About this RNA:
The prediction has a mean pLDDT of 84. The RNA shown here (Guanidine-I riboswitch aptamer) has 102 nucleotides and comes from a Pseudomonadota bacterium. The sequence was found by an Rfam model in a public genome assembly.
């Protein structure tokens, strides 16, 4: 100079809306049923590449005659649009480690 790897995954949290329960306001045929309301701090739901936290995978060493189901370490860095998607709908989700930028 150049290539290759720098992966995935599960709980969790910032955050997010409103199809569901709930809540609430109003109607009516009235322990029920429509309808409005998320500017309703709730249940449940979604949820981060650049947030936490586990496990796997990788990849290096070491003992060893084998354990591929051993130990042990590494697993860095990361500023970030406007816009469009998906679901009910919404988002720091997903385009996207993009576009740009230093």
């Nucleotide at each position: 100079u150049g290539a290759a790897u720098c992966g995935g995954u599960g709980a969790c949290u910032a955050g997010g809306g409103u199809u569901c329960c709930g809540g609430u306001c109003g109607c009516g045929c009235a322990u029920c049923g429509c309808g409005g309301c998320g500017u309703c701090a709730g249940g449940a739901c979604c949820g981060a590449g650049g947030g936490u936290u586990g496990c796997c995978a990788a990849c290096c060493u070491c003992c060893a005659u084998u354990g591929u189901c051993g130990a042990g370490g590494u697993c860095a860095c990361a500023c970030g649009g406007c816009g469009g998607g998906a679901u009910a709908a919404a988002a720091g989700c997903c385009c996207g480690g993009g576009a740009g930028a230093a």
The source organism's lineage runs through Bacteria, Pseudomonadati and Pseudomonadota.